[in-house]
Context: one part of a larger RNA
RNA sequence: CCACGGCCAAGGAACUCGGCAAAUUGACCCUGUAACUUCGGGAGAAAGGGUCCCCGCUGCAAGGCGGGGCGCAGAGAAAUGGCCCAGGCGACUGUUUACCAAAAACACAUGGCUAUGCCAAAUCGCAAGAUGACGUAUAUGGCCUGACACCUGCCCGGUGCCGGAAGGUUAAGAGGAGGCGUCACGCAAGGAAGCGCCGAAUCGAAGCCCCGGUAAACGGCGGCCGUAACUAUAACGGUCCUAAGGUAGCGAAAUUCCUUGUCGGGUAAGUUCCGACCUGCACGAAUGGUGUAACGAUCUGGGCACUGUCUCGGCCGUGAGCUCG
Numbered sequence: 001c002c003a004c005g006g007c008c009a010a011g012g013a014a015c016u017c018g019g020c021a022a023a024u025u026g027a028c029c030c031u032g033u034a035a036c037u038u039c040g041g042g043a044g045a046a047a048g049g050g051u052c053c054c055c056g057c058u059g060c061a062a063g064g065c066g067g068g069g070c071g072c073a074g075a076g077a078a079a080u081g082g083c084c085c086a087g088g089c090g091a092c093u094g095u096u097u098a099c100c101a102a103a104a105a106c107a108c109a110u111g112g113c114u115a116u117g118c119c120a121a122a123u124c125g126c127a128a129g130a131u132g133a134c135g136u137a138u139a140u141g142g143c144c145u146g147a148c149a150c151c152u153g154c155c156c157g158g159u160g161c162c163g164g165a166a167g168g169u170u171a172a173g174a175g176g177a178g179g180c181g182u183c184a185c186g187c188a189a190g191g192a193a194g195c196g197c198c199g200a201a202u203c204g205a206a207g208c209c210c211c212g213g214u215a216a217a218c219g220g221c222g223g224c225c226g227u228a229a230c231u232a233u234a235a236c237g238g239u240c241c242u243a244a245g246g247u248a249g250c251g252a253a254a255u256u257c258c259u260u261g262u263c264g265g266g267u268a269a270g271u272u273c274c275g276a277c278c279u280g281c282a283c284g285a286a287u288g289g290u291g292u293a294a295c296g297a298u299c300u301g302g303g304c305a306c307u308g309u310c311u312c313g314g315c316c317g318u319g320a321g322c323u324c325g
Base pairs, nucleotide, nucleotide: 002319003318004317005316006315007314008313010311011310014309019306027051028050029049030048031047036041038147052069053068054067055066056065057064058063070074082304083303084302085301086300087299088298089296090295094106095105111144112143113142114141115140116139122131123130124129148291149290150289151288153221154220155219158218159217160214161213162212163211164210167209168208169207173203174202178198179197180196181195182194185190222240223239224238225237226236249283250280261277262276263275264274265273
């Protein structure tokens, strides 16, 4: 000096990003137990008391009641919950990055959309064949949401999907106007048939264009100006644009840049926290919205208890280092 243990005056989180670590609590019996709640819970809430030995009474016994005794200490060792308040997220039990992440991520019951009528759709395979399923729409596949409660607004212009088939466009192919090469013949110009090469009209599906539908499909959900008898604000009006201009609810939020917004609470003092306000840079309704009891090795703020975390360090034990041998 280090590691791991044991103890400490006074104070008790002043430590620190943060009570990290440690300490407190702890078993059993009795009393007693709040908000809230989905009436199950919350609950071991919290907060208190008891626990050894001897004698008597009682009891089948375990035990109960009464009296007495000892110690600092009676669950006399070990093992063996600290607790409360408020908020975010996720309903919950589960699952996960084998070896830096256990979570608010994944899953989940629930809800919805969609495909599929059976040799099903979907999937693997060149195929045979197989899974689906020895199932049959209360089934199976795909996608989204994520208990429960209350709800889930407007837009189909774009993209996608579904339906439609009149018209436009349109491939191979069919078609063959016309042309070119070769060539009998011909002085030449030209040029029959044949063979070969180009090839115009015209007829040619799906698709696309087109016509509709569809948002719990992908997605989207405005601007400027004026106006009320103080001021301020604007229920109201005007105008431009749009497919339609964000409803309910929530809101400085896991979302707020300005920002430590402003006000209130808590503190002696609070960029965090809680409650409000709304000026939402840039919330918003199954990429779900808002709540929510219970639950969580979750995250955030506060409190009680407790402590060597600290003021501030000291002592002891064991083992290293180090010194000597």
Model confidence (mean pLDDT): 89 of 100. The part of an RNA shown here (large-subunit ribosomal RNA, domain IV) has 325 nucleotides and comes from Breznakibacter sp. The RNAcentral record of the full RNA draws on ENA.